Description: The RNA shown here (transfer RNA) has 74 nucleotides and comes from a Candidatus Woesearchaeota archaeon. The sequence is in RNAcentral, with records from ENA.
[in-house]
RNA sequence: GGGACGGUAGCUCAGACUGGGAGAGCGCUGCACUGAAGCUGCAGAUGUCAUGAGUUCAAAUCUCAUCCGUCCCA
Numbered sequence: 001g002g003g004a005c006g007g008u009a010g011c012u013c014a015g016a017c018u019g020g021g022a023g024a025g026c027g028c029u030g031c032a033c034u035g036a037a038g039c040u041g042c043a044g045a046u047g048u049c050a051u052g053a054g055u056u057c058a059a060a061u062c063u064c065a066u067c068c069g070u071c072c073c074a
Stems, first nucleotide, its partner, number of pairs: 001073007010026004020057001028044005050066005
């Protein structure tokens, strides 16, 4: 220098192919339970979907550029 994949909650990730409700598990907070804790049950809070622009009535999702990470080629 060229190419592929990835960036979404505190962590690990799904969702993108086919545009319309932002989600799961773990963790966290409160309550119940317990002598206390754990386990279990119930309830709750998660968030600039890497950044900017474009298309569209509408973008995590499509297009373009940029940044960061991993890998391959040179």
Rfam family: tRNA. It is annotated as a transfer RNA. Gene Ontology term of the family: triplet codon-amino acid adaptor activity.